The part of an RNA shown here (large-subunit ribosomal RNA, half A) has 1600 nucleotides and comes from Siphonobacter aquaeclarae. Rfam family: Bacterial large subunit ribosomal RNA. Its family is annotated with ribosome and structural constituent of ribosome in the Gene Ontology.

Context: one part of a larger RNA
RNA sequence: GGCGUGCGGGGAAUGCCUAGGCUCUCGGAGGCGAUGAAGGACGCGAUAAGCUGCGAAAAUGUUCGGGGAUCUGCACAUGAGAGUUGAUCCGAACGUGUCCGAAUGAGACAACUCACUUGGUUGAAGACCAAGUAUCCUGCAAAGGAGGCCAACCUGGGGAACUGAAACAUCUAAGUACCCAGAGGAAAAGAAAACAACAGUGAUUCCGCAAGUAGUGGCGAGCGAACGCGGAUUAGCCCAAACCAGUUCCGUUACGGCGGGGUUGGGGUUGUAGGACUGCUUUUUAGAAGAGAAAGGAAACAGAACGGUCUGGGAAGGCCGGCCAAAGAAGGUGACAGCCCUGUAAGUGUACAAUUUUUUGACGUAGCAGUAUCCUGAGUAGGUGGGGACCGGUGAAAUCCCCUCUGAAUCUGGCGGCACCAUCCGCCAAGGCUAAAUACUCCCGAGAGACCGAUAGUGAACCAGUACCGUGAGGGAAAGGUGAAAAGUACCCCGAAUAGGGGGGUGAAAAGAUCCUGAAACCGCACGCUUACAAGCGGUCGGAGCCCUGUAAUGGGGUGACGGCGUGCCUUUUGCAUAAUGACCCUACGAGUUGCUGUUACUGGCGAGGUUAAGUAUUGCAGAUACGAAGCCGAAGCGAAAGCGAGUCCGAAUAGGGCGAUUAGUCAGUGGCAGCAGACGCGAAACUUUGUGAUCUACCCAUGACCAGGUUGAAGUGUCGGUAACACGACAUGGAGGACCGAACCAGUUUGCGUUGAAAAGCAUUUGGAUGAGUUGUGGGUAGGGGUGAAAGGCCAAUCAAACUGAGAGAUAGCUCGUACUCCCCGAAAUGUUUUUAGGAACAGCCUCGGGAUGUAGUUAUACGGAGGUAAAGCUACCGAUAGGACUAGGGGGAGUCAAAUCCUACCAAAUCCUGACGAACUCUGAAUGCCGUAUAAUAUGCCCGGGAGUGAGGGCUGGGGUGCUAAGGUCCCAGUCCGAGAGGGAAAGAACCCAGACCAUCCGCUAAGGCCCCUAAAUCAGGGCUAAGUUGAACAAAGGAGGUCCGACUGCAGAGACAGCCAGGAUGUUAGCUUGGAAGCAGCUAUUCAUUUAAAGAGUGCGUAACAGCUCACUGGUCGAGCGGGGCGGGCAUCGAUAAUAAACGGGCAUCAAGCCAUGUGCCGAAGCGAUGGAAGUAGAAAUACUUGGUAGGGGAGCAUUCUCAUGGCAGAGAAGGUGUGCCGGCAAGGCAUGCUGGAGCGAUGAGAAAAGCAAAUGUAGGGAUAAGUAACGAUAAGGAAGGUGAGAAACCUUCCCACCGUAAGGAUCAGGAUUCCUCAGCUAUGCUAAUCAACUGAGGGUUAGUCGGGAGCUAAGGUGAUAGCGAAAGCGACCCAUCGAUGCCCAACAGGUUAAAAUUCCUGUACUUACAGUAGGUGCGACGCAGUGACGGAGGUUAUGGCUUGAUACGUACGGACGGAAGUGUGCGUUGAGCCGAGCCCGCAAGGGCAAGGCGAAUCAGGGAGUAACCUUCCAAGAAAAGCUGCUAAGCUUCAGCCUAUUGUAACCCGUACCGCAAACCGACACAGGUAUCCGGGUAGAACAUACCAAGGUGCUC
Repeated sequence: GGCGUGCGGGGAAUGCCUAGGCUCUCGGAGGCGAUGAAGGACGCGAUAAGCUGCGAAAAUGUUCGGGGAUCUGCACAUGAGAGUUGAUCCGAACGUGUCCGAAUGAGACAACUCACUUGGUUGAAGACCAAGUAUCCUGCAAAGGAGGCCAACCUGGGGAACUGAAACAUCUAAGUACCCAGAGGAAAAGAAAACAACAGUGAUUCCGCAAGUAGUGGCGAGCGAACGCGGAUUAGCCCAAACCAGUUCCGUUACGGCGGGGUUGGGGUUGUAGGACUGCUUUUUAGAAGAGAAAGGAAACAGAACGGUCUGGGAAGGCCGGCCAAAGAAGGUGACAGCCCUGUAAGUGUACAAUUUUUUGACGUAGCAGUAUCCUGAGUAGGUGGGGACCGGUGAAAUCCCCUCUGAAUCUGGCGGCACCAUCCGCCAAGGCUAAAUACUCCCGAGAGACCGAUAGUGAACCAGUACCGUGAGGGAAAGGUGAAAAGUACCCCGAAUAGGGGGGUGAAAAGAUCCUGAAACCGCACGCUUACAAGCGGUCGGAGCCCUGUAAUGGGGUGACGGCGUGCCUUUUGCAUAAUGACCCUACGAGUUGCUGUUACUGGCGAGGUUAAGUAUUGCAGAUACGAAGCCGAAGCGAAAGCGAGUCCGAAUAGGGCGAUUAGUCAGUGGCAGCAGACGCGAAACUUUGUGAUCUACCCAUGACCAGGUUGAAGUGUCGGUAACACGACAUGGAGGACCGAACCAGUUUGCGUUGAAAAGCAUUUGGAUGAGUUGUGGGUAGGGGUGAAAGGCCAAUCAAACUGAGAGAUAGCUCGUACUCCCCGAAAUGUUUUUAGGAACAGCCUCGGGAUGUAGUUAUACGGAGGUAAAGCUACCGAUAGGACUAGGGGGAGUCAAAUCCUACCAAAUCCUGACGAACUCUGAAUGCCGUAUAAUAUGCCCGGGAGUGAGGGCUGGGGUGCUAAGGUCCCAGUCCGAGAGGGAAAGAACCCAGACCAUCCGCUAAGGCCCCUAAAUCAGGGCUAAGUUGAACAAAGGAGGUCCGACUGCAGAGACAGCCAGGAUGUUAGCUUGGAAGCAGCUAUUCAUUUAAAGAGUGCGUAACAGCUCACUGGUCGAGCGGGGCGGGCAUCGAUAAUAAACGGGCAUCAAGCCAUGUGCCGAAGCGAUGGAAGUAGAAAUACUUGGUAGGGGAGCAUUCUCAUGGCAGAGAAGGUGUGCCGGCAAGGCAUGCUGGAGCGAUGAGAAAAGCAAAUGUAGGGAUAAGUAACGAUAAGGAAGGUGAGAAACCUUCCCACCGUAAGGAUCAGGAUUCCUCAGCUAUGCUAAUCAACUGAGGGUUAGUCGGGAGCUAAGGUGAUAGCGAAAGCGACCCAUCGAUGCCCAACAGGUUAAAAUUCCUGUACUUACAGUAGGUGCGACGCAGUGACGGAGGUUAUGGCUUGAUACGUACGGACGGAAGUGUGCGUUGAGCCGAGCCCGCAAGGGCAAGGCGAAUCAGGGAGUAACCUUCCAAGAAAAGCUGCUAAGCUUCAGCCUAUUGUAACCCGUACCGCAAACCGACACAGGUAUCCGGGUAGAACAUACCAAGGUGCUC
C1' cells in the first nucleotide's frame, strides 16, 4: 500500500413533520383620492437596532357594547407599574394624524428651502403660532367638479415581427404582442329602413347544435360563417317635428296687426303607417328620492356524554365495564380521545351599518270615426374614385364603415331581400336611453383537493422583491425541525480563556444550541489476512497457506501465494480499446405529457337501430340520478346535375360496360397511431416592440483654470550711411511665430517584463507634442438604423458592420446532444422512383402484430419440355480493323541530253492469293448458370386486408464488368457471402480470411479449421529425399549476377596415360625499334609481334629493379595410374541484388539427417459445432411428442418497483418509517421476506384505480467532497538593527537610540466623492494575504458651535421647465415671448492670540467691520419694474510698487554650556507681528464728496536678492458674456406727514455645511489593487531651471 471488520469525523441525502404555497368551489366586495389616496421619509417605548402598531393626543385618546382576571406586541431579561371603582383583550362609532407624494402659495437634487394675506404674540425689526393663497372645466355670480393610484375583465384610437407556407412577395402569425385614451362592477350591444321565403319569426347578450358545412384561398398554407333548431335570461321606453300657449328680440305696418328668430311649457313618437287637425268616449296599471315598519346582521352567550386496570417518562394505546349523539367536522392535550380542552349540531343575542321585503309616494299611461291640409331626423341616403370590416384576398360582389368629389325623394315617399331589372314579401335610416342571462378576481369570509411537502410548492414556509449586482431601465438568491416541558448543564478540574475539553447534574433519551433521523462521496484510528524480482480495463475461473466461527459438517466467513483467460462505459458510425464524443467523485433533481378531433384494435351496453349536448329538476350540493331527440352516425345507391331509385349513369338502345344491391351498426371505456396546440427535453445567431443610458467615450455650447527655464530674433521704430526723392544698406531697438530645445501636462514610438498580471491594457526604458487645430475642471446638449466621427467602421458606461433592459417567447432549428426497471417471441435496412433533392422527405421494397381466403400457390432436388445469343470460339460467314509475304492497278522518286515512249525502284499501295491474327456497340456458330412450364419427392411457406414501424450514409471478400494506370484499404454496377446486428475455435494480436451460428447447467465423450520440442493441449512419430542460407519457421520482392549445391539428358578429353600434384626445362638474334636521364619481355608509343634453335619456350602472364638483375606463368618432357573438363542445356533447393530510424517483420525460447522444405503413412489434441445427462421457455398438437430459443433499428407479449385514492382486513412505544448489517426465498429477472443494532411515530397486506412513476452519461442543474498540493503566491529591491515596556504569547504594538527613503513630495491647504472612517476606553472569533497585545476591524461612550468662511434668503450664462395661443390619431411636440429655475461667472462685512483626547477666521480674550429697525438730535425733494452711466471682460509681450519669500548683519527674547561648580559673549540653535486706526500733501468736483498716498500709532531695525502678483504700458487680429448691484435723472404719487441724508444710543442678525480621508488603505478601479483623480503653497546648496543630485521642515521604511 491492498482487501475485510469494528469505531469515528465530515456532510446533509433519506424518512417523518408543516408554519407556507398551488388549483378551485360557495358567499361577499368590486374601488381609494383635494375631508389629501396608493406608496413612502422621519419620529413615538423605562432600557429599543429590526419587524409590528401608532403619529408631537405618536405599541395609542374618548364613548358605547361585549367580557371577567390577569396585563405592559414579536420578545422567554431587568426595573417600574396597572387591574373586580372591571384592566389587558374583542366589536362599533368618534378624535388625533409631523413631512414628502396628484401635491395644489413659489421653488427644488422627494421627505427640503423661501414667501405673501388675515388673525395672534412683541414698542419696532427679526423670529414664532393658526388659517388661507395651484391649474383647468362649468357657471353672471355664489359655488360645484376634475387631476392621481389600482390585479384581471371591457370599449375605443394606433399597431409589429419572429413564425407557417418545408424558399418567398399575396396570404399567415393577427387585429395577436405592445403603446395610448376612457369607463364600470361589469363593459359593450339592444327594441328592426331585421331575418326569412310564399310558410313564418319578432330587441340584445350568452351556451349547445347546425359545421369544419356553405364559402373563401399564390383555390397553396390556411381561414371559415349564416339561416334554422334546442336552451339560459327576459322589458321596454324617451325625444326632434307638425299643432297650441307664454316670454323675449328683430323686421314691417294702414298702428288694428302681420311675419321671423331665440327660449320655456303643453302636445306627440309610428309602418296592417302613425301623429297633428276635426268630432266623440274614457280611465287603468307600473312606480324614483325621501320617510315609517319588519326581516337580516358584530363582538358574543350557552352547548350532551367515562371510569377502572396493565405497560410506559407520559395513555388518548391494550383489557374490562359504561354513556351521549339534531353534536362520530376539525384542532389540541407528554403515543391513536364522540364522552379532557377549544369546538361542533340545533338554538340565543343587537348598539350601529349595508342589504332585502313591505307601506306611503312626484309622475306617467287609452279608445272610436273623418282624411281636405300639415309633420314624420339633409350636405343625409345614394353615386364616382380610394381604402377598411364582413366567410367573402375585387371578384359577377350585395350589406356596413371612413376619406374625396358630388348629391336626392317627402307617404302617390323611402330602404332591404348577395351584381342588375321586374313581380312579390319584409321593414321605416339619417336623434337618444335601457335591467337580467355573459367576462374577470388585487381583495374579504367559509370550505374543498387520488395537488406540493423545504433542490418540491409562489422568486419568497425563515424580517424576500431582502442580501447582492448594475449609472440606469432592470436582474435577483441562499436559508425550516432541541425537547412533552428550557428542565438550555448548578458545582469542580485542565487551560491565557467568555475557546475547547474532562467530571458532575437535568431529562424517557443528550436529543446540548446550524441541536430529530443522520445515507454517500471524502478523511481518519484499531485489528485480521496480504504485499519490497514484480508489469496492469484490476475482474473472472482454479487454488496453497493463515485468521475467525462452531447445529462438528465433505460446514460457514475473511484474506489470497501461484496459475489460465481477459483492450472500460456511453454516443456516433461501413467500422472504435481506440490516439473520435461525453463524464473528477457522491447525493438530490432532470426529458413522449395534457386537451380537442380523427382512425384502428380490444372490452362492455343496446341493436335496424344506437346515442344524447347545452340545460332543467331532485338531492346527501364540484358528486349522483332522472328528465332533455336539438342534433349526430347508421339503415340506398347512382349521376356533374336535373333526377330516378335496388338500381342508376353513359347511350337511339331492352345492347354493352362502370358503380351499387343480396344488412350491422352505434355509444362508452382502455391501448396504438395521426392532426391542431410549445407537443420528448435542453440549445442559437437573429427579427420586432416599449423603454433605459453621453458619470466612459465622440462632437458641440457656456463659464473658469493651466503651460519651469532657455534659444532664435519677423514686422515696426530710431540713428547713421545713401538717393533729386524714394529705394537700399549698417548698427541699435523691438519681441512676432499652428518657430526651436526642454520640465509640469497631454500622448503612447521602440525594446523588455508582465500574460492563472500589482493592473480585464500596466510597469521600466526610449520616444512625439509642449502659445496651440493646446491641455483641463464644472454645468449642459445630441440616442440606437439613431447620434457623434481631422474617417480607424472608430466611439456611444470593460458590450458596437447597429448599445443595453423588459416583452412577443417555450420565436424557429430538415442540425448536435441526451432520453431513466426486468424477462419472453419475432426481427430489418443502408435498395428503386421522384424531390431547390442528395446527412431530409413521399410512395414502393424489406420487419412486426391481428384477421381472412384458397388449398399447395412459396422454396429445394430430380426428370422432361421450352425461349435466348452471354463466356468461349470464329471471321474468303457479314461489318470494321489488321502483321508479313507474293502478285499487281494507281501514285511518288530516279533514269531517259528537253519532251514522249520506255526502263528502274530496299518508296506509298487498291484489288487478288498465301501465312498469322483482333472486336462492348462484328457473328457462319455457341455453352454452363439463370428463366418459364409439367411431373414426382421433401419441406413449410406464399398470398390478401387492416394496426405499428424502422431503413433509404453501408462495408470487406470471391467471381463477372465499367472507370482509373487491367493503381488504390479508389470509385460505380451485377451475382454470392459475411460484417453490419454474430459470441465460440484458428490466423501471435485483427469487423468482414478459414472452421462454426451461443436457451441454461456439467471437473463427460467425438470431431472441424488448425496443430502435436518448451512457453502451450496433443508425435522430440515412422521411413525417403533436399537445404547450410538460421534460407526457413511471416509477405513468392524483380531484372540481373555467380566454379553454391543436388539431379537429369548431352558434349569434349582420356592406359598411344587424360585431370591435379611433384621433378626439370622455359633459350637465341636482342637491351626489337622509337622515346627517354634510363626503358634491357614487363612507364609509354610503333608493329604482317619477325626470325632462329628446339620436346617446348610470347620481341612475353604476373611480382620485382633507378635501370638491369631475380622469382613466375604460358608451353614442353618426366613421374603417377582412371576417370577428367574453369564445356554448354534443363530441373530442385540455396546465394547476391536487399537501404529508415532499439534488438524488432519466426509470437518468444530456440531449431540444422530439423522443431526447415518436398512427398508418404499412422495416431493424438482441438470449438459455445455434434453427442450425453438434467432443466427452462416458445410454436403446433387433445395428448404423446416434434421442432425451435445469437441479435442492432424496430414490432408484439408478460411482469417488478415507487407515490397517492377507494374498499376489505391488519401491524405499531413490549418500538412504525428511515438508516446499517446478516440470513433466507423464488420459475430467470426487475425483486421479495425474516431478523440484530440504530431510530422514536407512524406503516403495511389483498383487490381495484390514478400517475409530477424508475438515471451513468445531455461540455446537464444544485449542493457537498476530492485532485493538483501543503505546491504557486503573500502586490514595487526605500532597509532595517538594538535596548526597554506591555502581555499567556512580540521580527511587525508602545518608548528610546542608531540606520535608510521622499523632499515641485512619499510635505502642507482645499474641491468633488465617501459618510463616522475622527477621539477615548474595552476586546481579538471573523476582517488585515503571516503573527498581533495593534488597527480604517468588533463593542460601548464621546466629538462637528459662525451676522463676517462656503451655500440659500441677490443676479444672470449655456441649457432646462413652461400658462395662454399654435401643431399633432392619442401619448405628445416645440419657436418668439410673459414667467421661473440654473454657476463653472458677477455681488457681498474679521483679524491676531489662546484653548480640546477629538471643533475652531465658528468657542474664549482683544481689537474691528456690515445690514436692518427703534429712540434722540440736526438737515432735507423724496420717489421706478422707466432712462443714462458704471458693472464690463481677448491673446501675446514689457515695466514695476506694496505685501509675501529668502540671505546676511545688528538688537531683543529664549534654550544649552558637554569631569564638577560659578560667570560671560559679534558661541550654537530657535523666534521676533496682524486686521485696523490717525493721516501731511497732491489730483478730480461748484459743493457734498471721491481717488492716490508720504509719515505716525499699533510689542525692533538695517542691507542685499529675484519674481509668474495688483496696477500700468506696448503691440496684434481672429476684435474678445449677461444680469443684478452701484451712481445719477426724473414719471405716477406724496409733499408740516411719509420718505431721504448725517451723527449718536440701543436692539436684532435666520436656515444648511463645518468631525475625518482627500495623488489616497477612507474617492473611482470586485481587494488595505505599482492604475486614475481639478486647484493653491511648495525652503536651502550647486544650477538657466518646478531639470538633476544631496539635504531642511514634515512624513515614511511600502503588513510576512